[in-house]
RNA sequence: GCGACAUUAACUCAAUUGGCAGAGUACUGGUUUUCCAAACCGGAGGUUGCGGGUUCAAAUCCCGUGUGCCGCA
Numbered sequence: 001g002c003g004a005c006a007u008u009a010a011c012u013c014a015a016u017u018g019g020c021a022g023a024g025u026a027c028u029g030g031u032u033u034u035c036c037a038a039a040c041c042g043g044a045g046g047u048u049g050c051g052g053g054u055u056c057a058a059a060u061c062c063c064g065u066g067u068g069c070c071g072c073a
Base pairs, nucleotide, nucleotide: 001072002071003070005068006067007066010025011024012023013022019056027043028042029041030040031039049065050064051063052062053061
C1' cells in the first nucleotide's frame, strides 16, 4: 500500500435481510435470612465509533473517516 472482519449499556454480546434498540453479568431498590451469600421480584443505565446521504422510517442501505485485529505485498 491492497483486501477481509469487528465497532450497539460499565463489560460480553443479540437485534431473524429497513418498521417499538434488547439479553446476560455488573450496579441499584425490595422480599427472604440472626447476618452475609444464594434465590426471587423491580429499577436505572444508549448520540448503535464519528460526519454526511437515501427513505415516510436507518443499528441495518450508500459515501467519507477513526480505532482494533487478521491476511497479502
The RNA shown here (transfer RNA) has 73 nucleotides and comes from a Chitinophagaceae bacterium. It matches the Rfam family "tRNA". Its mean pLDDT, the model's own confidence on a scale to 100, is 82. RNAcentral holds the sequence, with entries from ENA.